[in-house]
Molecule: transfer RNA
Organism: Paenibacillus harenae DSM 16969
RNA sequence: GCUGUCGUAGCUCAGUUUUGUUAGAGCACUCGGCUGAUAACCGGGAGGUCGGUGGUUCAAGUCCAUUCGACAGCA
Numbered sequence: 001g002c003u004g005u006c007g008u009a010g011c012u013c014a015g016u017u018u019u020g021u022u023a024g025a026g027c028a029c030u031c032g033g034c035u036g037a038u039a040a041c042c043g044g045g046a047g048g049u050c051g052g053u054g055g056u057u058c059a060a061g062u063c064c065a066u067u068c069g070a071c072a073g074c075a
Stems, first nucleotide, its partner, number of pairs: 001074007010027004020058001029045005051067005
């Protein structure tokens, strides 16, 4: 330098089929319940503008272009 895969909550990931009702789960965090107390268990809450920008569309996490980062292959 060329090609490919990936990027979604603090962490690990789902959501991609055929764009379509509100962006979700587990762990962690936080508040409460339970207990003599702790853990476990049960219930609630907060936390995201889906790596950035632009485009297509009535509608984009999802499609297209470009760009940034990580990894892999080729040279």